Large-subunit ribosomal RNA, domain VI from Medakamo hakoo, 253 nucleotides, folded computationally. Model confidence (mean pLDDT): 87 of 100. Rfam family: Bacterial large subunit ribosomal RNA. The source organism's lineage runs through Eukaryota, Viridiplantae, Chlorophyta, core chlorophytes and Medakamo.
[in-house]
Context: one part of a larger RNA
RNA sequence: CGUUAGAGCAUUGAGAGGAGCCUUCCAUAGUACGAGAGGACCUGGAAGGACGUGCCUCUAGUAUACCAGUUCUUGCACCAGCAGGACCGCUGGGUAGCUAUGCACGGAGUAAAUAACAGCUGAAAGCAUCUAAGUUGGAAGUUCACCUCAAGAUGAGUGCUCUCUAAGGCAACGGUAAGACUAACCGUUUGAUAGGUGUCAGGUGUAAGGCGAGUAAUCGUUUCAGCUAAGACAUACUAAUCCGCCGAUUGAG
Numbered sequence: 001c002g003u004u005a006g007a008g009c010a011u012u013g014a015g016a017g018g019a020g021c022c023u024u025c026c027a028u029a030g031u032a033c034g035a036g037a038g039g040a041c042c043u044g045g046a047a048g049g050a051c052g053u054g055c056c057u058c059u060a061g062u063a064u065a066c067c068a069g070u071u072c073u074u075g076c077a078c079c080a081g082c083a084g085g086a087c088c089g090c091u092g093g094g095u096a097g098c099u100a101u102g103c104a105c106g107g108a109g110u111a112a113a114u115a116a117c118a119g120c121u122g123a124a125a126g127c128a129u130c131u132a133a134g135u136u137g138g139a140a141g142u143u144c145a146c147c148u149c150a151a152g153a154u155g156a157g158u159g160c161u162c163u164c165u166a167a168g169g170c171a172a173c174g175g176u177a178a179g180a181c182u183a184a185c186c187g188u189u190u191g192a193u194a195g196g197u198g199u200c201a202g203g204u205g206u207a208a209g210g211c212g213a214g215u216a217a218u219c220g221u222u223u224c225a226g227c228u229a230a231g232a233c234a235u236a237c238u239a240a241u242c243c244g245c246c247g248a249u250u251g252a253g
Stems, first nucleotide, its partner, number of pairs: 001152001005163007015149004021049007033038001051106005059100004066093005071086006109144001111143002117137004164251001168246003172188005193239003196235005202228003209222005
C1' cells in the first nucleotide's frame, strides 16, 4: 500500500515445512523345518542407541555485581581493621539466568490407493495365459493421519462484537522470563511496572568489637554469626505526573 467505512477479538485452511530411524533381549519355541548341525515366519512384550522438541526439580558446568581463605605490594599516621593493583592476583565454594553430561516427551495407525512382484476367474486363440472385460494381495515409497506456519490464498475467505467523534491506535513514561536497533508483551495512581525497604528462601561458613585462656602463634565465648547479585512474598517510600497526536465528507473510490 492492498484486501473498498474504520476497528478489536476469534477462526477456516489453499498451500508450505517438519517428523518418519535403528538395535538387542524375552515369550511363542528349541516349536515348524532339517538325517544332523542348526533353526524360523507370524504375533505379543521389555530394554536401549542415535536424532528431534521443550525444560532446569535432580546431577553437572558457568556465574569478572555473592561469601570465605591467602601471597606480594601501595595507601588510610601507627596497631587492629579496611581499600586499590597484581589474569576476577591466586584458591575453595556458589543464587538467578543460560546450558548438557541432567530431566520429560516424540517417531502411533487393523487407514487409503499403488510399484516391482505374487495371484483368482478368463477369452481373443475349443488348449494355455495374472488381462483383454472383471478381480485379490503387495513397500522404509505416495496420500491421509501427527507437529508447525499459513487469506498478499491479489481467488486477499469466515464468525462475533464495537464505532460515527468515536471505537481504536500512536507517542510519552515505568519495565520484561522480549530484545542489536526496531518489534513483541506488560504496566502507567481506579497502580505492585521497576527501584528502595521489610520478611523469607538460597549462598558462604561462625564477621567486627569486647571478654577470657596462652610468653606467643593461636584458641574459646558473645555467634548456625556477619555479609549476601539477578530469587519469593509483602509494602506506594521513590519514579510511572501533566500534556500531546492520529483516526471523520455515513463510506462507488